[in-house]
């Protein structure tokens, strides 16, 4: 101490999330070993069994066993004597009993409680205290009982009655009485109101026990005091929540009186009417409180096991009894609800004590030992009791501590993954050597804790010694970023992962495995939780102009905060000393102790707070006295749609009468609906009536805001300027409050011209409930009363003061200056524009601040739900105001940036449009494409950028497709083995491929073994795929586009992203050149180099030219630069001209910046990674790629007279030719054959080289002498083969077509059209393609409009970039909440009823553990409401959910500019 996430990228706002640290923990996996804590948070939920509170014979009476003795008896024995029964001494004490102490502690839990319960500090002159400790004074006479024990009777039990009888340290009368207590009237001292201590008189009341003994004392009474423990009362403090605002009748005080240890409405009679309260009453939720843990830097935040303090509770709920002490966990009475036992009459019972047990629960341990220590109760004491405590046992629940070996060891073994096949990696790890034994294991010795001779549960426990032997001991989580740590397989948006962001759709470092690797370690990881980080509730330490936030006005003004100069005086705050307390443990330091450590001890220190006392007096407060800058009043001028109410007036709309006119108006984008011949519109007079006020008029005025505009009056609020006359701080803000408060709405009453929600009707449109259009009711308008919202916005609360200026302009005032108005200067008040310095996330504010301080006051705390629901409060109603939650999400969100896009703007180009030309769209062919069909019709290509494209040419081949035959190391390459050279010819079967067989022939080199090179046969490695993915790729091409753009380096500006440079004025074909500029060069592109052509000169020429110029051929070089001239212009450069073959790039051509279209090709080749391997290879045969209902592209021919046809005639150029061009002759109408000369080409040939032209005839506008399709006959050529499926030829047939609809293409000059030539692919097959050449035109005013592109510019919710984004009904699913007829328990109170126990009162008499009655309560019941909640048929509307319907409402002028409030209306927006 930070980090991820919003975007194409930035900076901010803002949530989300993560890395630390605890933890009574739980869950998964895994588990050596000690030490030393800890351990039912849930059901204060229910208990079975056992313990957990007794002691005391030295307080009493009784008194079994058994002993010891004496008598008597009984049986045995001769006796001694040994038994047996009784009784009676003296021992002895189980046992209940009477009496004392004690059971009120110690031990459990956190239900209640928001209170004087906690904590802390203070009072008690209003209090009690058993045992203990101190002083003082006693203890004398007496007395009736009664429990046990017996006897008797009830009852199943518990348990009860009667009767006899008996002791006491049990109870009880008298006596005394140093104190004591009341009563009465004194004195002294003292003090916090009441008072309080001493003294001394009078009167009255009130004590006791006795027993043991070691003879010392224990113990009993009464008195005063200590100590300790308790009760009571006050002050401060510590939870949420106003969608709880008003609570209170013993309530609030006072007299008197009861009660209690004691004050007190504690209770009661009367008396008054008070007391709480926005500093939060009352009411609801929560919740033992603190010491302290935890976390933080800290200041805060949660928390409230264990340990210690208090307080509360003891099945629920209520009472008192005994006692010093309880209203009592292991006591009592009563109710209630559980349970248990009965004989059914009627009892018994309370683990929130320790184990333990069910049961809930994600969970939380032994029905252990022992009183041996601390420590308690009783007891003179021995002692007994003690689940307090001391120990042990479970649990890795925590914290600590230790081990699970250590050195050596490389041919880096094997094996595992990997891999570019070489290797690298676990890895010195292992094996193997050599050493040690902590821990575990086995054996000895054995404490301390005892003070005390003996007595230790722990425990044969810890230490200590000794053995063997590496021997007994690793394992979780994690590897895409945050966050250390990656590889390979398998899957394929499946499966799965995930704290966030995201990962997975066929190369996953994100899913599974594996092998490595990091990180922790007897743990490791997730999960629930808290604090941190988060300055994301800000005190410390944050915000409000657009990001969430300034109420519509603060316009009066209360309560609170705040507050001007000066002096005195106080001391409340401040400040500074002392005193006491702030329980112990914890923290912290030091030093001990257990081997360290945890843990423990000893010791000191530190803190907040607090109370008290005493200093000081600046500052703030109080008090007091004065000042005037602030306010606020006076005089004296001034502007102004301020306001309220009356009067007024002129334009215009309308609508009425009249007049004069005649056919149309009105209306659109066009139209129509509407008015009009019953006389519209126009126009002229006139009338009536409502509303609104042109010019003036303005970033001008007023006004708290909303708001105010014709004029004149009346009444009236505010402002402002000058004087400094008067008051003397009298102010500033403002929670609640109270007023005002556009529009639209409401209510009543009126008006009602125009305008104009709903509504009605025409249009438009897929609809069109809309935009437009003709009509038209409320309303709009007035008077009065509600409404109380608005983008009520300057999205900017008020108020002071300070901090540079420049302009304008409104209202005043001085100055100069003038005669005087001006102009000039200063100055207050406003109102506007720009701006330093500040500030801001950034745009932008900027003395009228969003800049520097200070006050007050309102508001904000992701986003959606939602300003919504429920509740309240107003309202007549609409509705407003207060206002959440649950769920849901990773983000909403501001400003700026670079792009795309606009049905956004400005400027430019482009055969883009316009102006021409000629097509195409219709026919007929041909060629491709879809579609279809098919056994197959192989694949690709599919707006522009596919479609005469791949393909420069499918009968077989080709090829890739289907059928059928057929082969499996293969048709092809390389390496092994055997064998033969090769070859060459034949035979059978087959469609062929192939099979099967038979002849025939050996060559080259050479060590004689082989070798090369070539067949065949075998083996296996391998070959082989036109199989898949062009969304893995390399190359290559298309397109924006030959558009003029796209960068860089240094500077500079900006937090940054970026931006300048590249914009800006011109100019240019051009980011081409100037000029200027916070920019200066630079790249890659324009351009230019490079080809071709047009002109000349020159130089060579063969096959060209009869021959000279010339011409051709193919080499050099010239020439063209805005270089000259005029004009413009700063300058590029622009117009004009001259001269030249060419003139401002002279015509073409090659030549394609960053980029973009996951644009197109794995089928051209080359690869990745998947697949096929007796097949998805590879060979044959013949068939399809040539199908044909229909659609579409490109073309070719035509439709005719600018023409067809017949005849002559006249001019080209680029090309190609040996498997080849192929001449002359000859034949054949002709294709063509026949010949074979010439030529490897400027020589021959194709090739008379053309054709359109030209000349001349003929045909006369027709389905034609146009037009050629189709067909049927005959031929001709390639070629193994023309059926499917070429080409030509002649003969004959002679179809549609008569100039093509909507649309749409191409071209600007040697261009378009038009004409024919060539040649590649080729065996043949060219209407295609690519080049030639002849013939040759028309039109460009321009740049508004369509398309494309550049630049600037604006807008943006777009960046997968308008094919974008993105509202809403509606239908499906799911989600959570609201309303809801009600149903259902629950909680606190109220009101009446009935009322146990008991306490206290009242009566009786039979004087008791009595009867009777009353007061109050706990429970119970009735009633009606209230509060929170479950749950509910149906319902609104919210959220969510890859590919559902309807439109398209917002985002650009989003196509009707968007929003805000109202209101009607409408499938939805």
């Nucleotide at each position: 101490a930070g980090a991820g996430u919003u975007u194409g990228a930035u900076c901010c706002u803002g949530g989300c999330u993560c890395a630390g640290g605890a933890c009574g923990a739980a869950c998964g996996c895994u588990g050596g070993c000690g030490g030393u804590g800890c351990g039912c948070c849930u059901a204060a939920u229910g208990c079975a069994u056992g313990c957990a509170a007794g002691u005391c014979g030295a307080a009493c009476g009784a008194g079994a066993a058994c002993u010891a003795g004496a008598u008597c008896u009984u049986u045995c024995g001769u006796a001694a004597g040994a038994u047996c029964g009784a009784u009676c001494u003296a021992g002895g004490g189980a046992u209940a009993g009477u009496g004392g102490c004690g059971a009120a502690c110690g031990g459990g839990u956190g239900c209640g409680u928001a209170a004087c319960a906690c904590g802390u500090g203070a009072g008690a002159a209003a209090c009690c205290u058993g045992c203990c400790c101190u002083g003082g004074a006693g203890a004398u006479c007496g007395g009736g009982a009664u429990a046990g024990c017996c006897c008797g009777a009830g009852g199943a039990a518990a348990c009860u009655c009667g009767g006899a009888u008996u002791a006491a340290u049990a109870c009880c009368g008298a006596a005394u009485a140093u104190g004591c207590u009341c009563a009465c009237a004194g004195g002294a001292c003292c003090a916090c109101a009441u008072g309080g201590u001493c003294c001394g008189g009078u009167g009255a009341g009130g004590a006791a026990a006795c027993a043991g003994u070691c003879c010392g004392c224990u113990g009993c009474u009464c008195c005063a005091g200590g100590a300790u423990g308790g009760u009571c009362u006050c002050g401060c403090g510590g939870c949420c929540u106003a969608u709880c605002a008003g609570c209170u009748u013993g309530u609030u005080g006072g007299u008197g009186a009861g009660g209690u240890a004691a004050u007190g409405g504690c209770u009661c009679a009367c008396c008054a009417a008070g007391g709480c309260u926005c500093c939060g009453a009352c009411g609801g939720g929560u919740a033992g409180c603190u010491g302290g843990u935890c976390u933080g830097a800290g200041a805060g935040g949660a928390c409230g096991a264990u340990c210690a303090g208090c307080c509360a509770c003891a099945c629920u709920g209520g009472g008192a009894c005994u006692g010093a002490g309880a209203c009592a966990c292991g006591g009592c009475c009563c109710a209630g609800a559980c349970u248990c036992c009965u004989a059914c009459g009627g009892g018994a019972g309370g683990c929130a004590g320790c184990a333990g047990u069910a049961g809930g629960g994600a969970a939380u341990u032994u029905u252990c030992c022992a009183c041996a220590a601390u420590g308690g109760a009783c007891g003179a004491a021995a002692g007994u009791c003690u689940g307090a405590u001391g120990g042990a046992g479970c649990a890795a629940c925590g914290c600590c501590g230790c081990g699970u070996g250590c050195a050596g060891g490389a041919u880096g073994a094997a094996g595992g993954c990997u891999u570019u096949c070489g290797g690298g990696u676990c890895g010195u790890a292992a094996a193997c050597u050599g050493c040690u034994u902590u821990u575990a294991u086995g054996a000895g010795u054995g404490a301390u804790g005892a003070a005390u001779u003996a007595a230790g549960a722990c425990a044969g426990u810890a230490a200590c010694u000794c053995a063997a032997g590496a021997a007994u001991a690793a394992g979780g989580g994690a590897c895409g970023g945050c966050u250390a740590a990656c590889u390979a397989c398998g899957u394929g948006c499946c499966a799965g992962c995930a704290g966030c962001c995201g990962c997975g759709g066929u190369c996953a470092u994100a899913c599974g495995u594996a092998g490595g690797u990091c990180c922790c370690a007897a743990g490791c990881g997730u999960u629930a939780u808290c604090c941190g980080g988060a300055a994301u509730u800000a005190c410390u330490g944050g915000g409000c102009g657009u990001a969430a936030a300034g109420a519509g006005u603060u316009g009066u003004g209360u309560a609170g905060g705040c507050g001007g100069c000066u002096u005195g005086u106080u001391a409340a705050g401040u400040a500074a000393g002392a005193u006491g307390u702030u329980a112990a443990a914890g923290c912290g330091u030091a030093c001990g102790g257990c081997u360290c450590a945890a843990c423990c001890g000893u010791a000191u220190a530190a803190a907040c707070a607090u109370a008290u006392c005493u200093u000081a007096a600046a500052c703030u407060g109080g008090c007091a006295a004065g000042c005037u800058a602030g306010a606020g009043g006076g005089c004296g001028a001034g502007a102004g749609a301020g306001g309220u109410u009356a009067u007024u007036g002129g334009a215009a709309u309308u609508u009425c009468u009249a007049g004069u006119g005649u056919a149309g108006g009105a209306g659109u984008g066009a139209a129509a609906u509407c008015c009009g011949u019953a006389g519209a519109u126009a126009u002229u007079a006139g009338a009536a009536g409502g509303a609104a006020c042109a010019c003036c008029g303005a970033u001008g005025g007023c006004g708290u805001a909303g708001g105010c505009a014709g004029a004149u009056a009346a009444c009236u609020g505010g402002c402002u300027c000058g004087c400094a006359c008067c008051u003397g701080a009298c102010g500033c803000u403002c929670a609640g409050a109270c007023a005002c408060g556009a529009a639209a709405g409401c209510g009543u009453g009126g008006g009602u011209a125009g305008c104009a929600a709903a509504c009605g009707g025409g249009a438009u449109u897929a609809g069109a409930u809309a935009c437009c259009c003709c009509g038209g009711u409320a309303g709009u308008c007035c008077a009065c009363g509600c409404c109380g919202u608005a983008a009520a916005c300057u999205a900017u609360g008020g108020a002071u003061g300070c901090u540079a200026g420049c302009u304008g302009u409104u209202a005043g005032u001085c100055g100069u200056a003038u005669c005087g108005a001006c102009c000039c200067g200063a100055u207050u008040a406003g109102u506007a524009g720009c701006g330093a310095a500040g500030c801001u996330a950034a745009c932008g504010c900027g003395u009228u601040a969003a800049g520097c301080a200070u006050c007050c006051c309102g508001c904000c705390u992701g986003u959606g739900g939602a300003g919504u629901a429920c509740g309240a409060g107003c309202g007549c109603a609409a509705g407003c105001u207060u206002a959440a939650a649950a769920c849901a999400u990773a983000a909403a969100g501001g400003a700026a940036u670079u792009g795309a896009c606009g049905g956004g703007g400005a400027c430019c180009c482009g055969c883009a449009c316009a102006a021409g030309c000629g097509g195409u769209g219709g026919a007929g062919c041909g060629u491709g494409u879809u579609g279809u069909u098919u056994a197959a019709u192989u694949c690709g290509a599919u707006g522009a950028u596919a479609a005469g494209c791949g393909a420069a040419g499918a009968a077989c081949c080709u090829u890739a497709c289907a059928c059928a035959g057929a082969c499996u190391u293969g048709a092809c390459u390389u390496c092994c083995u055997u064998g033969g050279a090769a070859g060459g010819a034949c035979u059978a079967c087959g469609a062929a491929a192939g099979u099967a067989g038979a002849c025939u022939g050996u060559g080259c080199c050479u060590u004689u073994u082989g070798g090369a090179a070539u067949c065949a046969a075998g083996u296996g490695a391998c070959a082989g795929g036109u199989g898949u993915u062009g969304c893995a790729u390399g190359g290559c091409c298309g397109u924006c586009g030959u558009c003029a753009g796209c960068u860089c380096g240094u500077g500079u500006c900006g937090u940054g992203a970026g931006a300048u440079g590249u914009u800006u004025a011109g100019u240019u074909a051009a980011g081409u050149c100037c000029a200027u500029c916070a920019a200066c060069g630079a790249g890659c592109g324009c351009a230019a180099c490079c080809c071709u052509u047009a002109u000349a000169g020159u130089u060579a020429g063969u096959u060209g030219u009869a021959u000279u110029u010339u011409u051709c051929u193919a080499g050099c070089u010239a020439g063209a630069c805005u270089g000259c001239c005029c004009u413009g212009g700063u300058a590029a450069c622009a117009g004009g001209g001259a001269g030249g073959a060419a003139g401002g790039a002279g015509g073409g051509g090659a030549u394609g910046a960053u980029g973009u279209c996951a644009g197109g090709u794995c089928a051209g080749u080359a690869u990745u990674a998947c697949c096929c391997u007796u097949a998805u290879g590879u060979c044959u045969g013949g068939g399809g790629c040539u199908a044909c209902a229909a659609a579409c592209a490109c073309g070719c021919u035509a439709c005719a007279a600018u023409g067809g046809c017949c005849a002559g005639u006249a001019c080209a150029a680029u090309g190609g030719g040996c498997u080849g061009c192929c001449a002359a002759g000859u034949c054949g109408c002709a294709a063509g054959a026949c010949g074979g000369a010439g030529c490897a080409a400027a020589u021959c040939c194709c090739a008379u080289c053309a054709a359109a032209g030209c000349u001349g005839g003929u045909c006369c506008c027709a389905g034609u002498u146009c037009g050629g399709a189709u067909u049927g006959a005959a031929g001709g050529c390639u070629g193994a083969a023309a059926c499917u499926c070429g080409c030509c030829u002649u003969c004959a047939u002679g179809a549609a077509g008569u100039c093509g609809g909507a649309a749409u293409c191409g071209c600007u000059a040697g261009u378009a059209a038009c004409g024919g030539u060539a040649a590649g692919u080729c065996a043949g097959c060219a209407c295609a393609u690519u080049a030639c050449c002849g013939u040759g035109a028309a039109u460009a005013c321009g740049u508004u409009c369509c398309c494309g592109g550049g630049u600037c510019u604006u807008g943006u919710a777009c960046a997968c970039a308008c094919c974008g984004c993105c509202c809403g009904u509606c239908a499906a699913a799911c989600c959570a909440g609201g309303a809801a007829a009600g149903u259902c328990g629950u909680c606190a109170a109220u009101a009446c009823c009935u009322g146990a126990c008991g306490u206290c009162c009242u009566a009786g008499c039979u004087u008791g553990u009595c009867u009777a009655g009353g007061c109050c309560u706990a429970a119970g019941g009735u009633a009606g409401g209230g509060g929170a909640g479950a749950u509910g048929a149906u319902u609104g509307g919210g959220g969510u959910u890859a590919a559902g319907u309807c439109g398209u409402a917002a985002c650009a002028a989003g196509g009707u500019a968007u929003c805000c409030g109202u209101a009607g209306c409408g499938g939805a927006a």